[in-house]
Molecule: c-di-GMP-I riboswitch aptamer
Organism: Limnochordales bacterium
This record gives sequence, C1' cells and structure tokens, in this order.
RNA sequence: UCUCGACAAAGGCAAACCCGUCGAAAGGCGGGGACGCAAAGCCACGGGUCUACCGGGCGGAAGUUGCUUGCGCCGAUAGACGCAGGCCAUUUCCUCCCCACGACAGCCGGGCUGCCGAA
Repeated sequence: UCUCGACAAAGGCAAACCCGUCGAAAGGCGGGGACGCAAAGCCACGGGUCUACCGGGCGGAAGUUGCUUGCGCCGAUAGACGCAGGCCAUUUCCUCCCCACGACAGCCGGGCUGCCGAA
C1' cells in the first nucleotide's frame, strides 16, 4: 500500500414514531428519538421499488349548441312554443386503467472518497 473486518480504540451516522416545514403525492429538510449500520459518506450509471400533478384511454353525471322523431297547443299552410326520446360536437366534474419529466443511495449492483490496524 492492497485485501480484509476484532467482545480493540477514538469517534460517526440515525430506522420507526412525534413536532414543524416544503411538495399533488411518493418523498425531502429541520428538531426530538434510536431500529440498526464498517461506508447507513457522496453519485440516479444499470436493475428494482414507490408516487401520478400534467398527459392519454374507457365509462358515468351535469351544462351548452346543432340535427332529427313522436305527442300537445296556436294557426288556412309555412312556422313558432312546450314535453319526451335518439344522434353529433364541446365544456366541467367523478371512478378506474396506463404513463415519469418526480422520488428512493437504510433495495441490490456499480463508480468515487474515507477513520483504525487485531487475525
């Protein structure tokens, strides 16, 4: 120096949970708090996991416009009005599905750096 990791020494970090805060959320940050960690230091490069604001899709509800059918009423007809139904377009809301550009380094791998020095 490299590999490795002690019932060693000096220390370090901080899970869950609680409070505050940012965020649509996952989650992050700060304080408290310790489940644990030899890299539980840093980095989203690969895999994986989580969330779904936005976007897309199916369905439903309501509104608006247009076309059309039937009935009623006024009328000489055309036509106007009202009620019910069908079709198309469009707006808003809701359930579900898909989707990272978001997140997770204490999920694994990988990269970089680092304290100590027993076997």